Model confidence (mean pLDDT): 76 of 100.
SAM riboswitch aptamer (S box leader) from an Acidobacteriota bacterium, 109 nucleotides, folded computationally.
Its Rfam family is "SAM riboswitch aptamer (S box leader)". From the family's description: The SAM riboswitch is found upstream of a number of genes which code for proteins involved in methionine or cysteine biosynthesis in Gram-positive bacteria. Rfam links the family to the GO term regulation of gene expression.
Of the family's consensus pairs, 94% are formed in the model.

RNA sequence: AUCUCAUCGAGAGUGGCUGAGGGACGGGCCCGACGACGCCACGACAACCGCCCCGAGUUUGAUCGGGGGUCAGGUGCCAAUUCCCGCCCGUUGUUGGGGCAGAUGAGUG
Numbered sequence: 001a002u003c004u005c006a007u008c009g010a011g012a013g014u015g016g017c018u019g020a021g022g023g024a025c026g027g028g029c030c031c032g033a034c035g036a037c038g039c040c041a042c043g044a045c046a047a048c049c050g051c052c053c054c055g056a057g058u059u060u061g062a063u064c065g066g067g068g069g070u071c072a073g074g075u076g077c078c079a080a081u082u083c084c085c086g087c088c089c090g091u092u093g094u095u096g097g098g099g100c101a102g103a104u105g106a107g108u109g
Stems, first nucleotide, its partner, number of pairs: 003107006013042005021031003025086004043078001045076001048074002050071001051069004055064002082101001087098004
């Protein structure tokens, strides 16, 4: 890389460096020389894994995943619902459901 599963209407920024693009893709609409994007530092947010507690289960060792945590060790994340739409079905002139794509995590190999 591939595949599987789960989640995606919540949350959380300052400083330094750099300098023109960026928001995955197409359209729209936004952000951006009052310095975006990116990188670094610090800080924050967050409970997917991990850790702790409770529970179930028990051959007392596993296991399960039901609940909780003031937990930040591994990741992640800190404009806009994944910014909106894209394909299908319904409703109909606005919305609902599903899907595709994408992102993140855990596993797989």